[in-house]
Context: one part of a larger RNA
RNA sequence: UGACGGAGGCCUACACAAGUGAUGGAUCAUGUGGUUUAAUUCUAUGCAAAGCGAAGAACCUUACCCGGGCUUGGCAUACUGCGAAUCCUCUUGAAAUAGAAGGGUGCCUUUGGGAACACGGACACAGGUAAUGCAUGGCUAUCAUUAGAUUUUAUCAUAAGGUGUUGGGUUAAGUCUCGCAACGAGCGUAACCCUCGUGUUUAGUUUCCAUUAUUGAGUUUAGAACCCUGAACAGACUGCUAGUGAUAAGUAAGGGGAAGGUGAGGAUGACGUCAAGUCAUCGUUCCCCUUAUGCCCUAGGUGAUACACGUGCUAUAAUGGCUGGGACAAAGGGUCACGAUCCCACAAAGGUGAGAUAACCUAAAAAACCUAUCCUCAGUUCGGAUUGCAGGCUGCAACUUGUCUGCAUGAAGCCGAAAUCACUAGUAAUCAUUGGUCAGUUAUACAACGGUAAAUUCAUUCUCGAGCUUUACACA
Numbered sequence: 001u002g003a004c005g006g007a008g009g010c011c012u013a014c015a016c017a018a019g020u021g022a023u024g025g026a027u028c029a030u031g032u033g034g035u036u037u038a039a040u041u042c043u044a045u046g047c048a049a050a051g052c053g054a055a056g057a058a059c060c061u062u063a064c065c066c067g068g069g070c071u072u073g074g075c076a077u078a079c080u081g082c083g084a085a086u087c088c089u090c091u092u093g094a095a096a097u098a099g100a101a102g103g104g105u106g107c108c109u110u111u112g113g114g115a116a117c118a119c120g121g122a123c124a125c126a127g128g129u130a131a132u133g134c135a136u137g138g139c140u141a142u143c144a145u146u147a148g149a150u151u152u153u154a155u156c157a158u159a160a161g162g163u164g165u166u167g168g169g170u171u172a173a174g175u176c177u178c179g180c181a182a183c184g185a186g187c188g189u190a191a192c193c194c195u196c197g198u199g200u201u202u203a204g205u206u207u208c209c210a211u212u213a214u215u216g217a218g219u220u221u222a223g224a225a226c227c228c229u230g231a232a233c234a235g236a237c238u239g240c241u242a243g244u245g246a247u248a249a250g251u252a253a254g255g256g257g258a259a260g261g262u263g264a265g266g267a268u269g270a271c272g273u274c275a276a277g278u279c280a281u282c283g284u285u286c287c288c289c290u291u292a293u294g295c296c297c298u299a300g301g302u303g304a305u306a307c308a309c310g311u312g313c314u315a316u317a318a319u320g321g322c323u324g325g326g327a328c329a330a331a332g333g334g335u336c337a338c339g340a341u342c343c344c345a346c347a348a349a350g351g352u353g354a355g356a357u358a359a360c361c362u363a364a365a366a367a368a369c370c371u372a373u374c375c376u377c378a379g380u381u382c383g384g385a386u387u388g389c390a391g392g393c394u395g396c397a398a399c400u401u402g403u404c405u406g407c408a409u410g411a412a413g414c415c416g417a418a419a420u421c422a423c424u425a426g427u428a429a430u431c432a433u434u435g436g437u438c439a440g441u442u443a444u445a446c447a448a449c450g451g452u453a454a455a456u457u458c459a460u461u462c463u464c465g466a467g468c469u470u471u472a473c474a475c476a
Stems, first nucleotide, its partner, number of pairs: 001476002005471001007470004012465001015460001019423005026314001028312006034305002042053001064300001067297004073125001077124001079121003083117001087102001089100003107114002127289002136283002138278003143272001148187001150185002153182001154163003167178003193266004198234007207224002213220001237260001240254002243251002316416001320375002323372004333362002338355001342351002382413001387408007429452003433448003
């Protein structure tokens, strides 16, 4: 100087407390371990692995396994021979492939040949999701959006080092201020950026409709006031008032204001730590394979299942369930696609195919909510697992292993031990909606979007984590 202490002080955080809702018990979904297997490909393993890589495993993907094949190779650069290439038919086979027959001559040209493509040969080589993340780059997680981590000059000390960065206050903040052997500086903090909240100006089509006429209808004309959309500005700075404080920094109250003390949210992540993660995104050292650890193909597997763990969905009901009727969103998507209307089917679906490259057309119905009837506390009109039958859709193909519909079946479950998690406001909780991936989908996941909309915070004694400082020290 660090690290560490069941040492002290100060301070902070959904850390505790105060509350709300969950997990842990049930079924199922999904991931992991274990076990099994020909294979159950590989990675990730406390927080910081386990609905993770994977924004989508029937084939493909696919890296695994059984089997069938290839050996200059599916791909690249060179050498050489031959034929332009594409194409069609038959045989073989599970396919890959192998064999045979047919047709056919384009483009440029100095008429020698060349370009592109196909097939053959020889040799350099190709290839590797093989190993090493403890050889590495890049990227990422974590402490942590925590307030720290440094340096020039100067000065103190024999030196390692110290001071500055400590102290009095203050702040979300090493934020600011006062003091001080320190004076400065840059990296972080803050601000600059984006979204939301208010207004003004400007622009009005596909948007809007107050006034005028018109219609079944903002439908059409006129219009751009309003709503809304796009752009540019303004606005918030402790600026103002009176307390408090050291006349400071600030702090608490108030006025005005759409917004008040960082207005709310996002992006932004210092020096470093963990030989953290990734050689399977990619790049790459070295090593290994080279008739195979490379390449092609069929089928299978990644979906197995006594069990253990994680993350979720649905429930256990009356603040509810079923069935009629009625109302109100936002944000995204759509031409290999969205699909209105009409017909048909109990339904999934099918037929037809208007419109729109979208503020125009479309999926589209928002659902919780309101209202009316029934159910009356039951394993039930709760709950929906499981299973049987009959169908629809996608796709070469739905057995392993897809999803959806109808009828029937109707399991566990009556609020969950020890323990544990999330959350401080338009938040939790709850309710639907949309998107990406995608032929279809195992999505209850992930990412967004709006609707309804709480309770509680005495306080820092205790638990966990972090920061500063003092101190002990058998540690370096």
Small-subunit ribosomal RNA, 3' major domain from Capsicum chinense, 476 nucleotides, folded computationally. The RNAcentral record of the full RNA draws on SILVA. It matches the Rfam family "Bacterial small subunit ribosomal RNA". The coordinates come from a structure-prediction model, not an experiment, and the mean pLDDT is 83.